[in-house]
Context: one part of a larger RNA
Molecule: large-subunit ribosomal RNA, domain VI
Organism: metagenome
RNA sequence: CGCAGGAGUUUUGCGCGGUGCCGUCACUAGUACGAGAGGACCGUGAUGGACAGACCUCCGGUCUACCGGUUGUGCCGCCAGGCGCACCGCCGGGUAGCCGAGUCUGGAUGGGAUAAGCGCUGAAAGCAUCUAAGUGCGAAGCCCGCCGCAAGAUUAGAACUCCCCAUUAGGGUCGUCCUAGACGAGGACGUUGAUAGGGCGCAGGUGUAAAGGCGGCGACGCCAAAGCCGAGCGCUACUAAUUGCCC
Numbered sequence: 001c002g003c004a005g006g007a008g009u010u011u012u013g014c015g016c017g018g019u020g021c022c023g024u025c026a027c028u029a030g031u032a033c034g035a036g037a038g039g040a041c042c043g044u045g046a047u048g049g050a051c052a053g054a055c056c057u058c059c060g061g062u063c064u065a066c067c068g069g070u071u072g073u074g075c076c077g078c079c080a081g082g083c084g085c086a087c088c089g090c091c092g093g094g095u096a097g098c099c100g101a102g103u104c105u106g107g108a109u110g111g112g113a114u115a116a117g118c119g120c121u122g123a124a125a126g127c128a129u130c131u132a133a134g135u136g137c138g139a140a141g142c143c144c145g146c147c148g149c150a151a152g153a154u155u156a157g158a159a160c161u162c163c164c165c166a167u168u169a170g171g172g173u174c175g176u177c178c179u180a181g182a183c184g185a186g187g188a189c190g191u192u193g194a195u196a197g198g199g200c201g202c203a204g205g206u207g208u209a210a211a212g213g214c215g216g217c218g219a220c221g222c223c224a225a226a227g228c229c230g231a232g233c234g235c236u237a238c239u240a241a242u243u244g245c246c247c
Stems, first nucleotide, its partner, number of pairs: 001152001005163007015149004021049007033038001051106005059100004066093005071086006110144003117137004170247004174190005195240003198236005204229003212223004
């Protein structure tokens, strides 16, 4: 820009892509078969490998604006307590998120047409013959099915709702943001407001703060699951989402 009014929601599926794997054990059954040794088809159940998708409850990884321990040095006048630098100084842990080695799921079942192959009926050719007419079965393969995309499918489809016939009105810009993201885009919100920050509560992480008191000669212990605390879950207009402008 188109899809001959505009907008929103839900869709049909032309067509395209993906998937398609393999084993082991048990039952049937020590049956059929076989002198024995051995040992099934068919059917059923269980459980794995590799691969793929999704997810983060569990198990783990990461977690450089979380917590703690600790070395050297500089500084805050000194003590105490802190801060800077040293690979995040080093070390021990670690929420959300993102991940895998973790968890769940998948290949299927089924239908259609067939290949090789196996048939039925059956002449040419009084017989025979699956084939010449006719007709059936039959693959991990083909078409469908399953999963994803999909009306620029210009053949531009359909349904519902709203605007209510109007020279028609939805967008953009701007701000607060993230389940989105290279930028655009997408999505949420903009006071008729929980969008982000803050505050409060909770979860969760660290591991028991400082000061003081008590006990101990002291190191230290107790008062104290303390103190601190990113991203998580809620509540709350305290702060910022003003007013406008453009097509």